[in-house]
């Protein structure tokens, strides 16, 4: 130079007019002084994923949510976190020449239950083609028996070789043998044991074991662990209207009046209660983003000291139009909050690292 891995910024800028929202000042006008209707000034005013709503927290309600089952998740090993299925670091399988990148990564000897086509046979292994036929049979020659030699492949023997599959009961030489086989034997693999190293998970060595009932638990199960349950339309206050309710007062009879006493009605008027429209809070100061310093840590992260505060709306604001740059803008729009995670993104840019090739 070329190709390539990993991480990370950025996500048009400027200026000008008109406009919206939301807070603070100041002010006009209305007025039950508590608002409401506006002015004018100054400040704020979408995202890296605001998104999907998949996971984990705070918060709030549901007995002061506490046990057991039962469903449901999660699974190597240490560490971080408020917690996580998240992140770091390191270990293991498996890919990539490499940077690197991937894996629900506990148990299949606790039981049960799948293994499709194809094959013989898919799990107490079996024998289809093939070897072999050494022992045994059955026949042929030789032979005086005894024997020796051939033939068949009946009975046996075998798992080397093929064929089938995703998988065939360790590979793979050598020796072995009738032919073969962990039958022996060397090397890998694999188990166990002892020793070193490591917090561990696990790695190294050396020993000795012929080698153990294949695969599937994102089939049921088993064993740890975690985990009640609804979700801000939570929920907490004020409160027009309204139904039951409750309490006061209103009616009629006697009565000269008044109290009192008796009756009917549930009709009127007040008030409590009650909670609809509405309105307040909750709502953004947060496990605080971001940002300077020091400080432990390899790191995720954690502590201290400091700077900042930066949308909080409810029919829902963050906009539209000109001009210049540079030419026309990617996926997209908060709605209780955070921490992840996936998913989608036109361009632009950075840094670190690998592998060729050239040159010094």
């Nucleotide at each position: 130079a070329a190709g390539g891995u990993u991480g990370g910024u950025u996500g048009g800028a400027c200026a000008g007019u008109c406009g919206c929202u939301c807070a603070g000042u100041g002010u006009g006008g209305u007025u039950u002084u508590g608002g409401c209707c506006g002015c004018a000034c100054u400040g704020g005013g979408a995202g890296g994923a605001a998104a999907g709503u998949c996971c984990g927290g705070g918060c709030a309600g549901g007995a002061u949510a506490g046990a057991g089952c039962a469903c449901g998740g999660u699974g190597a090993u240490g560490g971080c976190u408020a917690a996580c299925a998240g992140c770091c670091a390191c270990c293991g399988g498996g890919g990539a020449u490499a940077a690197c990148c991937u894996c629900a990564g506990g148990g299949a000897a606790a039981g049960u239950g799948c293994c499709a086509c194809a094959g013989a046979a898919a799990a107490u292994a079996c024998a289809c083609a093939g070897c072999c036929g050494a022992u045994g049979g059955u026949u042929c020659g030789c032979a005086a028996u005894a024997g020796c030699g051939g033939a068949c492949a009946c009975a046996g023997g075998u798992a080397a070789u093929g064929g089938u599959g995703a998988a065939a009961u360790g590979g793979c030489g050598u020796g072995g043998u009738a032919a073969g086989a962990g039958c022996a034997c060397a090397c890998c693999g694999c188990g166990a044991a002892a020793u070193c190293g490591g917090u561990g998970a696990c790695g190294g060595u050396u020993u000795c074991g012929g080698c153990a009932g294949g695969g599937c638990a994102a089939a049921c199960c088993c064993c740890a662990c975690c985990a009640c349950c609804u979700g801000c339309a939570a929920g907490a206050c004020c409160a027009a209207a309204u139904a039951a309710g409750c309490c006061g007062g209103u009616g009629c009879c006697u009565g000269g009046c008044u109290c009192g006493g008796g009756c009917a009605a549930u009709g009127c008027c007040g008030g409590c209660g009650g909670g609809u429209a509405g309105g307040u809070c909750g709502c953004u100061u947060u496990a605080g983003a971001c940002u300077g310093g020091c400080a432990a840590g390899c790191a995720a992260u954690u502590g201290c000291c400091g700077g900042c505060c930066a949308a909080g709306a409810u029919a829902a604001a963050u906009g539209a139009c000109u001009g210049u740059c540079a030419u026309u803008u990617a996926c997209a729009g908060a709605a209780c909050c955070c921490g992840g995670c996936u998913u989608a993104c036109a361009g632009a840019c950075c840094a670190a690292c690998c592998c060729u090739u050239u040159u010094a």
Annotation
Predicted 3D model of a 360-nucleotide RNA (Bacterial RNase P class A) from a Planctomycetota bacterium. Rfam family: Bacterial RNase P class A. Gene Ontology terms of the family: tRNA processing, ribonuclease P activity and dimeric ribonuclease P complex.